[in-house]
RNA sequence: CCCGAAAAAGGCAAACUACUCGAAAGAGUAGGACGCAAAGCCACGGGCCCACCCCGCGGAUCCAUUUUGGAUUCGCGACGGGCAGCCGGGCUACCGAAA
Numbered sequence: 001c002c003c004g005a006a007a008a009a010g011g012c013a014a015a016c017u018a019c020u021c022g023a024a025a026g027a028g029u030a031g032g033a034c035g036c037a038a039a040g041c042c043a044c045g046g047g048c049c050c051a052c053c054c055c056g057c058g059g060a061u062c063c064a065u066u067u068u069g070g071a072u073u074c075g076c077g078a079c080g081g082g083c084a085g086c087c088g089g090g091c092u093a094c095c096g097a098a099a
Base pairs, nucleotide, nucleotide: 003096004095011036012035016031017030018029019028020027021026034085040091041090042089044088045087046086047083048082049081050080055077056076057075058074059073060072061071062070063069064068
């Protein structure tokens, strides 16, 4: 280095609850422990989640209309946001039995 003990010390904290932030996904703090040997950090690749504004495409309704334009609304996508406790990758790190 790798590895991870029915080891020791120390650590983190799912669901849920309260409050706060956010449009939402979700996040923060406190309580709480399902679990975790990187459940420490980074959205780089894949994946999943979200949809307020803006943009593109498509549908519906309405208005005006020669092409077409406009309004409302719905869906999808990009951008964007989120998840590091989904997987991979990168960076860093406590302890030390065995192989």
This is a predicted structure of a 99-nucleotide RNA (c-di-GMP-I-GGC riboswitch aptamer) from a Planctomycetota bacterium. NCBI's taxonomy places the organism under Bacteria, Pseudomonadati, Planctomycetota. Rfam family: c-di-GMP-I-GGC riboswitch aptamer. Gene Ontology term of the family: cyclic-di-GMP binding. The prediction has a mean pLDDT of 81. Of the family's consensus pairs, 95% are formed in the model.